RNA sequence: GCUGGAAUAGCUCAGCUGGUAGAGCAACGGUUUUGUAAACCGUCGGUCGAGGGUUCGAAUCCCUCUUCCAGCU
Numbered sequence: 001g002c003u004g005g006a007a008u009a010g011c012u013c014a015g016c017u018g019g020u021a022g023a024g025c026a027a028c029g030g031u032u033u034u035g036u037a038a039a040c041c042g043u044c045g046g047u048c049g050a051g052g053g054u055u056c057g058a059a060u061c062c063c064u065c066u067u068c069c070a071g072c073u
Stems, first nucleotide, its partner, number of pairs: 001072007010025004019056001027043005049065005
């Protein structure tokens, strides 16, 4: 330098060919217990890496850029 992949909640990851963004763990609250842990119930938490474009509508499609990973040279 070229090619491919990844970037979504505090962490690990989904999101099924465009239609209001989810799970588990963690945190917090409650029930239970003499108390803690475990278990169960619930709550909170993200304008989806950045900027543009297409569209009535974009995490999703197109372009550029940033960071990381792999391969080729």